This is a predicted structure of a 169-nucleotide RNA (glmS glucosamine-6-phosphate activated ribozyme aptamer) from Gracilibacillus oryzae. The sequence was found by an Rfam model in a public genome assembly. Its Rfam family is "glmS glucosamine-6-phosphate activated ribozyme aptamer". A reference for the family is Winkler et al. (2004), "Control of gene expression by a natural metabolite-responsive ribozyme", Nature. Model confidence (mean pLDDT): 79 of 100.
């Protein structure tokens, strides 16, 4: 300083960087010459803004929603990942109850699908003023405004099996 084990720790717009763009500092070409521009090396910098999300096992990858003075980099490129099939297990609806098939939907927050509506809730970056590193790209804060998709709870109006048992009119 580098390789390997080991333990701990840390997360999901989450982590990393060899493309690309920015930047400084060396070298080369271009222009009469400066500036400027290109090539080329070392060394930095950026690379995603919040909400939401996990029943067990398998599988598979471009894994859910908006926002943005984002639209020439939130580009690209790799890892993951609560996505989303599937089988199981449980829940809930199927016109009083209970069983067992069957269908659909969903995960212990498990309100049946489809429509409608009233009412709560619902952000952060961005933006403006600033404070601290840095030579700079930028980085790290504070203070301040503001909006979504959406969710919950609530009415109504369709639409939604079969078999059995036993009960009551």
């Nucleotide at each position: 300083u580098a390789u390997a084990u080991u333990a701990u720790u840390a997360a999901a717009g989450c982590g990393c960087c060899a493309g690309g763009g920015c930047u400084a500092g060396g070298a080369g070409a271009g222009c009469g010459a400066c500036u400027c521009u290109c090539u080329u090396u070392u060394a930095g910098c950026u690379g995603a803004c919040g909400a939401g999300g996990u029943g067990g096992g398998g599988g598979u990858u471009u894994a859910u929603c908006g926002a943005a003075u984002g639209g020439g980099a939130u580009c690209g490129g790799c890892g993951g990942a609560u996505a989303c099939c599937u089988c199981c297990c449980g829940g809930u609806u199927g016109g009083a109850c209970a069983u067992c098939u069957c269908a659909a939907c969903c995960g212990a927050u498990a309100u049946g699908u489809u429509u409608u509506u009233a009412u709560u809730c619902g952000a952060a970056a961005a933006c403006a003023a600033g404070a601290a590193g840095g030579c700079a790209a930028c980085u790290u804060u504070u203070u301040g405004c503001a909006c979504a998709a959406g969710a919950a709870u609530g009415g109504g109006a369709a639409c939604a099996a079969g078999a059995u048992g036993a009960a009551a009119c």
The model forms 89% of the base pairs in the Rfam consensus.